Record summary: This is a predicted structure of a 1461-nucleotide RNA (small-subunit ribosomal RNA) from an uncultured prokaryote. Its Rfam family is "Bacterial small subunit ribosomal RNA". Rfam links the family to the GO terms structural constituent of ribosome and ribosome.
């Protein structure tokens, strides 16, 4: 696009088609083939009608029954099971028939015997026989005659017929009327031609399979019969030994064939309903009868199933004809109506018959037409639905107004589908005739199943009349609810795990509409089988190589002949169908006419270029002779030295050997090592080259024979001899196999040592098949250039090997030319990468191969092999992919450059004690909650006795602790008593405020109802914000331009160079941005301005002493400049950028530090800081208050504090900071108490007062290496301070106890200079509470060769089968499930071959056993029949033995799919 469709939902009306595709199952019932009286014998019963009567009944015959004759039951209707050719289609042909029907010729003349039918008797249950009697024919049967016609041995012989209806008496008899007879008509009988149907035959065509390769004895053929309508192995007998087949025989599966259909642009592909033409069939099989035709759908014998009926002896059937029924099935209609029309059978005719056929009935099953209403209407109605709350939308739709009336309703009217028959007149025709019969014409009557037909015209009233799918994409068309990988959807690709345009419902939309989806097929898109029109280096594809049949293909501008191929005309190609162009149905389907066309064979004229053939020449393709050449080309023989190894013999001592490192090993019985001999086996170092030779496969010392192909010069010959190759035949690495034979070194299998978790390997030590040689198998490799052979053409440069030619300047030379064999490359092909005269370019000729992955080069068959195996080659079943090349990234136990406390070199720490803090984990009524590798665990938490506080546990409140908004009521507020654990509750008393337009109103309180308030309830994977990490790492991007089919490339890459994609060169790039880096601020050093609360150097003055007054130098404070830029110089580097030393300077190459973190990663973190969508609670997950937890406690781990001591611990005494806080504060002086802290309360809101003694360090003195004069835990007492309260649970303070610890196992961490180490101060939070944290000063080092290694991170390049990206991805064994398949010791059907038995019917031969009318004969019999027997053929059955399929099986193989084993 399509349909004989079917399901689903839905359904107004008409027209014109279609309607068992499955079970060629099995059918109740009714109906489908009669007919004719004008062949004939009759004519019962009934019922009508005339005519006679003797009223009993005859007799006519318009019906009907019954027999026998005649046509016709061979048409017309079904069906499609067989059938691959005896069929079917196209074209043709010679040896034949053909009823009825046309023409034409000729004939119809005497006879004769039976029988049905009624009748009468018998047998049966029927069906139906059977016996006797009688009886006609267009029913049989001879004679006769035959122009034709058939047969012949040319003599001659054979062989028909039937009569029936009308009509007239003109001729002849009898004479009422009839017969003869004449007339029509119609029949019989012979024969010829015709036409129509049928047979028969030939060529072409006409499905899949070769895992079907040979078949055939009546098989080919010929000769001579038989039988046929006919030719013919069609049948017999004899003779020969032939046919058929890779141009697929033969066997196996499927199939009616065409015209045509459906579908493509066409070529094709699929299909064969309905209409038409063939065939073939009729319950199965077989058979013949009769006919003109049959081997016969509604005939007939048999044999077989199945049904039915029976008195059980026997009998009857055959819907694939029209309805109809049972089963089948997804699934297909009425047990109508007429014979009015076509058309058929029988009849002269009238007519009868006709489930042929017209029609109607059922189905929405297809096509095709029409309706379902038009217009107008915005308050943009209500109502849905949605929403940002405004509005959108639905939607002029709807109501409302104004109109129309198709269809369908109800009434009337009303066509054609009819023309013949009959009958009436007149004409002609024919006759003797105006009868008869015929034909013409014309008048009358009059024939419809459809049908209440089509039309028309009236009435009425918007009235009776829309669904169905879809809405992620593809593919027109989107929101919201619900549901949470559930439930579902789905053609593909994919949707759904709590915001689903994809599920399910809805509001909207789209699409097509009485239909819409769905499903099943069929073509087509698919150039996805490629004839039009495909590939084959890597994507599936070139056979390992070659010679070779067959086939196909095939040089010359040259000649002749033919005429197949190639053009024309002519028949043919059935009608219908498609297609044009006209008509008819109001239109259109539909129906009709004409045309065209049906690309196809056949037959025939002519042409002669090209193909093709036959004949003759030609030499440019091919190929022979002649000289050269070069070469690891074969194959045989001999033969060389170096090397291993062994064996002998010498010298000689303690080891060798091997590995990463070791062992096994071999060695004092003397090895290794070295000299000399020897023996044997297998390879040939250097030359040795992208060098040669071969067909590949392969060929290497050297020598000698035989031997095969290549190139090369010159041009004598032959004269397309040629390419290509299906089968086919020959080569064919390695391994392997068989027989002998050898074995030096190597060496699967095998031992032994290592190596690992294991090591059945990688690595040592030894070691046997093999490796070698001869034969003779095998036949395969990444047999590769992954590239078949042949020929021809198409730019160029630079190397090699082999010949030739020319040139000079004679060379290690140029130049040019062939054959080979490499490297870039044009143009061109490619998907790319690449290929590019050695083509993967453009072309010709042949061969082989491919056709999604996996199952699988398996299985089963065949073929070859001794085996191994080797070829050749499926399917079930599963998959939506599998592949190729090329990009970006990632990643590699891959490379290259490079950085960084990343390793090294140092110094000091953790892991070990104790304590303190955090986390797990266990525990708990609760131990709230979160954070989890680096990047969580002294983290939120800058400080949990109560509060916090989010847990628990009990009391308890319900519009609420809080915020708006309504009502009422009261000032607020303030005291204060009971209960009570407190919230809370029940009272009591004080107070009576402010503003005013006198209505009220502000702020507050308490009471009500509802909206709401409220949640540290969930979701960091719905977010914002903010924040952590890579990582202060040097990257990350982006437009223009080019380049690439494209992803993408280039910029950004290179060779330098820096901390830096820093900067400069070069460059198909030239630029911009985010980042770096500068700008910011702290700090180093110096100038300038100020000088108070800071400063005192120098004068001066003062004090007991103090900077206390003058002072403005310093120090500092805080403001504002200055300085450093590779700015100079010398080298180095490309004259670049840059390093490198150097001067100078307070600093020197980014001085030191901080803030400053591209574009992105981790679905990181965080809903408990805050904000937010969603979802949950609502007398509770929400408020309040008490106690109690967060502070447990076998353990485990982060982080730290103290320590384990002499560099120290203790005692005394002496100095030297900075930066910070303080009025709910910080607090001197004095005093009290050992202490902590108490009184006290001067100063200070700070450069002025405090907090505040810096401390390590110096001076002394001790203590002596010990569990101490180290360490200080933990435990007893006795205090102190904060604060409502320190029991769970606070810090400090003194007296007392004095635990572990003596420098820490594997591991593992911080730092590179004022840093690591050490020391102490402060400051946040805080009533109170740091060993944390943030800050600050004071002392103040060690070491860096260097980048090879761990680890991380840039940049280039490599491979990748990753891309969720290496923590990826992936293979296989085992268990389990399930689904297909092989093999299997069978079993059980199908179909079928061979060879035998066996024979129903019947036919045909043969017999004479029985009967026997016609004919023959005087008879007697004879001739012919007919039954029976019998012979051949044969169907069904049987029996024994093969093939091939299907099915099925104990048990077994692999294969394939499955959840997270």
């Nucleotide at each position: 696009a399509u349909u004989g469709a079917a399901c689903g939902c839905u359904g107004g009306c008409g027209g014109c088609a279609u309607g068992c595709u499955u079970a060629a199952u099995a059918c109740a019932u009714g109906c489908a083939a009669g007919u004719c009286g004008a062949a004939c014998g009759g004519u019962a019963a009934c019922a009508g009608g005339u005519u006679c009567u003797u009223c009993g009944g005859a007799a006519u015959g318009c019906u009907g029954a019954c027999g026998c004759g005649g046509c016709g039951g061979a048409c017309g209707g079904g069906u499609g099971a067989g059938u691959a050719a005896u069929g079917c289609g196209c074209a043709g042909g010679a040896a034949u028939u053909u009823g009825c029907c046309c023409a034409g010729c000729a004939g119809u003349g005497g006879g004769g015997g039976a029988u049905a039918g009624c009748c009468c008797g018998g047998a049966g249950a029927a069906a139906u026989c059977c016996g006797g009697a009688u009886u006609a024919a267009u029913a049989c049967c001879g004679c006769a005659u035959a122009u034709a016609c058939c047969c012949u041995a040319c003599g001659g012989g054979g062989g028909a017929a039937a009569g029936a209806g009308g009509g007239c008496c003109u001729c002849u008899c009898c004479u009422u009327g009839g017969a003869a007879g004449c007339u029509c008509u119609u029949g019989c009988u012979g024969u010829u031609g015709g036409a129509u149907g049928a047979g028969c035959c030939u060529g072409c065509g006409u499905c899949g399979g070769a895992u079907u390769a040979u078949c055939u004895a009546g098989u080919u053929g010929g000769u001579a019969g038989a039988g046929u309508a006919a030719a013919g192995g069609c049948c017999u007998a004899c003779c020969a030994a032939g046919g058929c087949g890779a141009c697929g025989a033969u066997c196996c599966g499927u199939a009616g064939c065409u015209g045509g259909u459906c579908u493509g642009a066409g070529a094709g592909g699929a299909u064969g309903a309905u209409c038409a033409g063939c065939c073939a069939c009729a319950c199965u099989g077989g058979a013949a009868c009769u006919g003109a035709g049959a081997c016969a759908c509604g005939g007939u014998c048999c044999a077989g199933a199945c049904u039915c009926c029976u008195u059980c002896g026997g009998g009857a059937g055959g819907c694939a004809g029209c309805a109809g029924u049972g089963g089948g099935g997804a699934a297909u209609a009425u047990u109508g109506g007429a014979c009015a029309a076509u058309g058929g059978g029988c009849g002269c005719a009238a007519g009868c018959c006709u489930g042929a056929u017209c029609c109607a009935g059922c189905c929405a099953u297809g096509c095709c037409g029409c309706g379902u209403g038009u217009g107008u209407g915005a308050a943009g109605a209500a109502g849905g639905c949605u929403c940002u709350a405004g509005g959108g939308u639905u939607g002029u739709a709807a109501a409302g107004c104004a109109c129309u009336u198709u269809c369908a309703g109800u009434a009337g009217g009303g066509a054609g589908g009819a023309a013949a028959a009959g009958u009436g007149u007149a004409c002609a025709g024919u006759u003797a005739a105006u009868a008869c019969c015929u034909g013409u014409a014309u008048g009358c009557c009059g024939u419809g199943a459809c049908g209440u037909u089509a039309c028309c015209u009236a009435c009425a009233g918007a009235a009776g009349a829309a669904g169905c799918a879809c809405c992620g994409g593809c593919u027109a068309a989107c929101u919201c609810c619900g549901u949470g990988c559930c439930a579902g959807c789905a053609g593909c690709c994919g949707c759904g795990g709590u915001a689903a345009u994809a599920c399910g419902g809805a509001g909207g939309g789209u699409g097509c509409a009485a239909g819409c989806g769905u499903u099943a097929a069929u073509c087509g898109g698919a150039a996805u089988u490629a004839c039009u029109g495909g590939g084959c280096g890597u994507a599936a594809a070139g056979c390992g190589c070659g010679c070779g049949u067959a086939g196909g293909u095939g040089g010359u501008u040259u000649u002749g002949a033919u005429a197949a191929g190639u053009u024309g005309a002519u028949g043919u190609g059935a009608a219908a169908g498609c297609c044009c162009u006209g008509g008819g149905c109001u239109c259109a389907a539909c129906c009709u006419a004409g045309g065209a066309a049906c690309u196809g064979c056949a037959u025939u004229c002519a042409a002669a270029a090209c193909u093709g053939u036959c004949a003759g020449g030609c030499u440019a393709g091919a190929g022979u002779a002649u000289g050269g050449u070069a070469g690891a080309g074969g194959a045989u023989a001999g033969u060389g030295g170096a090397a291993u190894u062994u064996c002998c013999g010498g010298u000689g001592u303690a080891g060798c050997g091997g590995u990463g490192a070791a062992a096994u090993g071999c060695g004092u019985a003397g090895a290794g090592a070295u000299c000399g001999g020897a023996a044997g086996g297998a390879a040939c170092a250097u030359c040795a080259g992208u060098g040669g030779c071969g067909a590949a496969g392969g060929c290497g010392g050297c020598u000698a024979c035989c031997u095969g192909g290549a190139u090369u010069a010159a041009c004598a010959c032959u004269g397309a001899c040629a390419c290509u190759g299906a089968g086919g035949c020959a080569c064919g690495a390695a391994a392997g196999c068989g027989u002998g034979g050898g074995u030096a070194g190597c060496a699967a299998a095998c031992a032994g040592g290592a190596u690992u978790a294991g090591a059945u390997a990688c690595c040592c030590u030894g070691g046997u098949a093999g490796u070698c040689c001869a034969c003779g198998c095998c036949g395969u490799a990444a047999a590769c250039g992954a590239u078949g052979u042949c020929a021809a053409c198409u730019a160029g440069c630079c190397g090699u090997u082999g010949g030739g030619a020319g040139a000079c300047u004679u060379g290690a030379u140029c130049u040019u030319u062939u054959a080979g064999u490499g490297g870039c490359g044009u143009a061109g092909c490619u998907a790319a990468c690449g290929c590019g005269a050695u083509a993967a370019g453009u072309u010709g000729a042949c061969c082989g191969c491919c056709u999604g992955g996996g199952g699988a080069g398996u299985a089963c068959g065949g073929u070859c092999g001794c085996a191994a195996g080797a070829u050749u080659a499926a399917a079930a079943c599963u998959c939506a992919a599998a592949u190729g090349a090329a990009u970006u990234g990632a990643c590699g136990g891959g490379g290259g450059c490079c950085c960084g406390c990343a390793c090294a070199a140092g110094c000091g720490g953790u892991g070990g004690a104790g304590c303190a803090u955090g986390u797990g984990g266990u525990u708990u009524a609760a131990u709230u909650c979160g954070a989890u590798g680096c990047a969580a665990c002294g983290c939120g938490a800058a400080g949990a006795a109560c509060c916090u506080u989010a847990c628990c546990u009990g009391g308890u409140c319900u519009u609420g602790a809080c915020a708006u908004c309504c009502u009422c009521g009261g000032a607020a507020u303030u005291u204060u008593g009971c209960u009570g654990a407190a919230a809370a509750g029940c009272g009591a008393a004080a107070g009576u405020g402010c503003c005013u337009u006198c209505g009220g109103g502000a702020a507050c309180c308490g009471a009500g109802a509802g909206a709401c308030c409220g949640g540290u309830g969930c979701u960091g994977a719905c977010u914002g914000g903010c924040u952590g990490u890579c990582g202060u790492c040097a990257g990350c991007u982006c437009g223009u331009g080019u380049c690439g089919u494209g992803c993408g490339a280039u910029g950004u890459u290179g060779g330098g160079u820096u901390a830096c994609g820093u900067c400069a060169c070069g460059a198909a790039c030239a630029g911009c941005g985010c980042g770096c880096a500068a700008c910011c601020c702290c700090u180093a050093u110096c100038c300038c301005u100020a000088g108070u609360u800071g400063c005192c150097a120098g004068c001066a003055c003062g004090u007991a002493a103090u900077g206390g007054u003058g002072g403005a130098a310093c120090u500092c404070u805080a403001g504002a400049g200055a300085g450093a830029c590779u700015g100079c110089c010398g080298g180095u580097g490309a004259c670049a950028a840059a390093c490198c030393g150097g001067a100078g300077g307070a600093a020197g190459g980014u001085g030191g530090g901080g803030a400053u973190g591209a574009c992105g990663u981790c679905a990181a973190g965080u809903c408990a800081u805050c904000a937010u969508g969603g979802c949950c609670c609502u007398u509770a997950c929400g408020g309040c208050c008490a106690g109690g937890g967060c502070u447990a406690c076998a353990c485990a781990c982060g982080u730290g504090c103290u320590a384990c001591a002499a560099u120290g611990g203790g005692u005394a005494g002496u100095a030297c900071a900075g930066a910070g806080g303080g009025u709910c504060g910080c607090a001197a002086a004095c005093c009290c108490g050992c202490g902590a802290g108490g009184g006290g309360g001067a100063g200070c809101u700070a450069a002025u007062c405090u907090c505040a003694c810096a401390a390590a360090a110096c001076u002394a003195c001790u203590c002596g290496u010990a569990g101490u004069c180290c360490g200080g835990a933990u435990u007893g007492g006795a205090g102190u301070c904060u604060g409502c309260a320190a029991c769970u649970c606070g810090a400090c303070u003194c007296c007392a106890u004095g635990a572990a610890g003596u420098c820490g196992g594997a591991a593992u961490c911080g730092c590179u200079a004022g840093u690591a180490a050490u020391c102490g101060c402060g400051a946040a939070u805080c009533a109170g509470c740091a060993u944390g944290u943030c800050g600050c000063g004071g002392u103040g080092a060690a070491u860096a060769c260097g980048u090879u290694c761990c680890c991380g991170g840039g940049c280039c390049u490599u491979g990748u089968a990753c891309a969720c990206a290496c923590c990826g991805c992936c293979c296989g064994u085992c268990a389990c499930a399930c689904c297909a398949u092989g093999g299997g010791a069978g079993u059980g059907g199908g179909c079928u071959g061979u060879a035998c038995c066996a024979g129903a019917a019947g036919u045909a031969g043969g017999u004479a056993g029985u009967c026997u009318a016609a004919c023959c004969g005087c008879a007697a019999g004879g001739a012919g029949g007919a039954c029976g027997c019998u012979u051949a053929c044969c169907a069904c059955g049987g029996u024994a033995u093969g093939g091939u399929u299907c099915a099925u099986g104990a048990c077994u193989g692999g294969g394939g799919u499955g959840a997270a084993g």

The prediction has a mean pLDDT of 84.
The RNAcentral record of the sequence draws on ENA.